The RNA shown here (SAM riboswitch aptamer (S box leader)) has 111 nucleotides and comes from Halobacillus dabanensis. The organism belongs to Halobacillus, within Bacteria. Of the family's consensus pairs, 97% are formed in the model. It was read from a public genome assembly, where an Rfam model found it.

This record gives sequence, structure tokens and C1' cells, in this order.
RNA sequence: CUCUUAUCGAGAGCGGCAGAGGGACUAGGCCCUACGACGCCCGGCAACCUUCAAGGAAAGACCUUGAAAAGGUGCUACAUCCUACAGAUCACGUGAUCUGAAAGAUAAGGG
Repeated sequence: CUCUUAUCGAGAGCGGCAGAGGGACUAGGCCCUACGACGCCCGGCAACCUUCAAGGAAAGACCUUGAAAAGGUGCUACAUCCUACAGAUCACGUGAUCUGAAAGAUAAGGG
């Protein structure tokens, strides 16, 4: 870099450093930010990998439920901040709602 699978409306500081933009990319919108954002450190959250218990399964693989948190990651404003493409429904000069896709993020496994 790429492929597969799963998840993405929950949760997480009134700490320290630092000092200008930031919310992935493009466009539109909406926001955060010198009352210090973004980032880094610490703290925390979660439970993908992990461990344990119970149940299902002839056994194993596997599945379901619950618990734990030492380690590997991840996350820690806003739904992945919203929309963009396709379909359906309703209203009608352009929008609302729902479903799916695409793109993206993260984990685990493979090339």
C1' cells in the first nucleotide's frame, strides 16, 4: 500500500506544556477556538486482540451470556459534526424522513 471480516447515535479531566488555527480530502453548511482550541504528556474511557466462568454443540472449531484489565492497539467536542451517489415515501421549486452504497476511521487476520 492492498484484500477480508467486524464495529462506528454509548463512554472518557475545571491537570501540565505549548501558542494558532482546527473538525480526513473537495464543495456547501454548521460548529470549536486567546475564557487557549489543534497537538504532545499525564489522567481517563472502552473492551478489538487477551484471560476466566456458565450455557449450546457428540468433541473440536464455533456461537451466546457474564466478569476482569496486566499487556498490544484504539479513543477521549459535535452521529464518522451534517449533506454530496442510488432507491423509497411525503411535500413541491426545492427540501424533509428512511434504507442502502461510496469514502473514511479503528481492530483482527491475510497478501